[in-house]
RNA sequence: AGAGUCGGCUGGACAGUCGCUCUGAGUUUUGUUUUGGCUUCGGUCAUGACAAUACUCAGGGAGGAAAGUCCGGGCUCCAAAGGGUAGAGUGCCAGGUAACUCCUGGGGGGCGUGAGCCUACGGACAGUGCAGCAGAGAGUAGACCGCCUAAGGGCGCCCUCUGGGGUGCAACGGUAAGGGUGAAAGGGUGCGGUAAGAGCGCACCGCGCAACUGGCAACAGCUUGUGGCAUGGUAAACCCCACUCGGAGCAAGACCAAAUAGGAAUCCGUAUGGCGUGACCCGCGUUGGAUUCGGGUAGGUUGCUUGAGGUGUAUGGCGACGUACAUCCCAGAUGAAUGACUGUUCACGACAGAACCCGGCUUACAGGCCGACUCUGAUA
Numbered sequence: 001a002g003a004g005u006c007g008g009c010u011g012g013a014c015a016g017u018c019g020c021u022c023u024g025a026g027u028u029u030u031g032u033u034u035u036g037g038c039u040u041c042g043g044u045c046a047u048g049a050c051a052a053u054a055c056u057c058a059g060g061g062a063g064g065a066a067a068g069u070c071c072g073g074g075c076u077c078c079a080a081a082g083g084g085u086a087g088a089g090u091g092c093c094a095g096g097u098a099a100c101u102c103c104u105g106g107g108g109g110g111c112g113u114g115a116g117c118c119u120a121c122g123g124a125c126a127g128u129g130c131a132g133c134a135g136a137g138a139g140u141a142g143a144c145c146g147c148c149u150a151a152g153g154g155c156g157c158c159c160u161c162u163g164g165g166g167u168g169c170a171a172c173g174g175u176a177a178g179g180g181u182g183a184a185a186g187g188g189u190g191c192g193g194u195a196a197g198a199g200c201g202c203a204c205c206g207c208g209c210a211a212c213u214g215g216c217a218a219c220a221g222c223u224u225g226u227g228g229c230a231u232g233g234u235a236a237a238c239c240c241c242a243c244u245c246g247g248a249g250c251a252a253g254a255c256c257a258a259a260u261a262g263g264a265a266u267c268c269g270u271a272u273g274g275c276g277u278g279a280c281c282c283g284c285g286u287u288g289g290a291u292u293c294g295g296g297u298a299g300g301u302u303g304c305u306u307g308a309g310g311u312g313u314a315u316g317g318c319g320a321c322g323u324a325c326a327u328c329c330c331a332g333a334u335g336a337a338u339g340a341c342u343g344u345u346c347a348c349g350a351c352a353g354a355a356c357c358c359g360g361c362u363u364a365c366a367g368g369c370c371g372a373c374u375c376u377g378a379u380a
Stems, first nucleotide, its partner, number of pairs: 001376010012345007020061008029052005035046004063351001067362002070360005075249004082282004087245005092106005107121001108119004122240002127238002129234002144179002146175003154169006187205006206229001207227005212221003253302004263293006273287004309328008
């Protein structure tokens, strides 16, 4: 100097003019109402509360993903009595967490020169299935080409003491080292041995089993011993195993006010039936249910923002995170609030708007800043 890997922050800023919304305090007007006084009983004065309207002051007002609706919960209701079957989800080990399919640290496997990255990582000796074609043979898995002719047998020739001997051929015999086919072919290299070969035997490597050592464990080992030794692959195929699992959802639910039609029809049924918030069965509870048509209301309040909350310091831990102390309040709209204009600046402005809340994951993102690490080149 260049190229990369991982992590963190930011996501325009400043000033001015007008505008929107929430909270708190105060004031004005109107309405309702508590109490007390006055009254010609029609009302009126004072005081407190509530609601609405208008104004003033103080303070607050969208995100790192608010997106996806993919997981997990808090909260509300079914409503409380449970068990089983099917079904679904997860799947190495140890931790974190309210919990999780999330996160952290480790192990195995794979990719990368490396920093690092990915992982759908229980089981193939419970069973079933699948792997086209090629090939001799694809898992109870083999002899096509080739090699051999020892023994036994076959054919031919020669000799013969007629007992047999020699020689050649070849397979109906032996072989799986060499070659071929294939994505994958019955461990690898070497030596011996053999007729030729073969873990047939041996050495080393590899593989299985056992012990030992380290580690909480998953696992690891230039550790030891032992066995001629691989019962192939595939479960993101069915399946088996282990663990876990009610549902619906703030349009949940609660309260107030108002209005209507306490409407009509059809079907099942009367306790052996019906109904009861995942399916089915048993159980339990309860005693009628279901469907269609028609009518009324759809207004207001609440739920609604103080939280498994943020920040700082100290401390424990490799870390996720925990503990203690201090400090802060940080949106609550409801056809849906933060917008418009001007000036300066500059990175010339990306992805993009809460709707009950929180923890994650996934996806999108112009530009800017910071830190650590890896590789390459050059110079000293």
Bacterial RNase P class A from an uncultured Cellvibrionales bacterium, 380 nucleotides, folded computationally. The sequence was found by an Rfam model in a public genome assembly. Rfam family: Bacterial RNase P class A. The family's RNA type in Rfam is ribozyme.